């Protein structure tokens, strides 16, 4: 000095589902909604405002081109489930957000001394 781990800082990127009607309240109708409170998956489903639209901010988690964090294909195919991106395909598809600063490791170069 390249390149590899691993760590910090500052920026910037991203997602916030599904059920239980189980209390309680309101609508007007045997259903709908909200507010509690519980269950399921994950790293994350959290909080506050509000035109109640993840729409602003914030907090966590995460993910930054060696980019499956995340998105669009999708009201998508198969499997399962009380239900649901829950699994898996799709996916060697197309998209997607940086910069520095410390360790430490292989190689390779300069220099000095034997």
């Nucleotide at each position: 000095g390249c390149c590899g781990u691993c760590u910090c800082a500052a920026g910037g990127g991203g997602g916030u589902g599904c059920c239980c009607u189980g209390a309680c309240c309101g609508c007007g109708c045997c259903g709908c909604g909200g507010u509690c409170g519980g269950g399921c998956u994950g790293a994350g489903a959290g909080g506050c405002g509000c035109c109640c639209g993840a729409c602003g901010c914030c907090a966590a988690c995460u993910c930054c081109u060696c980019g499956a964090a995340c998105c669009u294909g999708a009201u998508c195919c198969g499997g399962g489930u009380c239900a649901u991106g829950c699994c898996g395909g799709c996916g060697g598809a197309g998209g997607g957000a940086u910069u520095g600063g410390g360790a430490u490791g292989u190689c390779g170069c300069a220099g000095a001394c034997g």
This is a predicted structure of a 114-nucleotide RNA (TPP riboswitch aptamer (THI element)) from an Ancalomicrobiaceae bacterium. Model confidence (mean pLDDT): 75 of 100. Rfam family: TPP riboswitch aptamer (THI element). For this family Rfam cites "Crystal structures of the thi-box riboswitch bound to thiamine pyrophosphate analogs reveal adaptive RNA-small molecule recognition" (Edwards and Ferre-D'Amare, Structure, 2006). Gene Ontology term of the family: thiamine pyrophosphate binding. About the family: Vitamin B(1) in its active form thiamin pyrophosphate (TPP) is an essential coenzyme that is synthesised by coupling of pyrimidine and thiazole moieties in bacteria.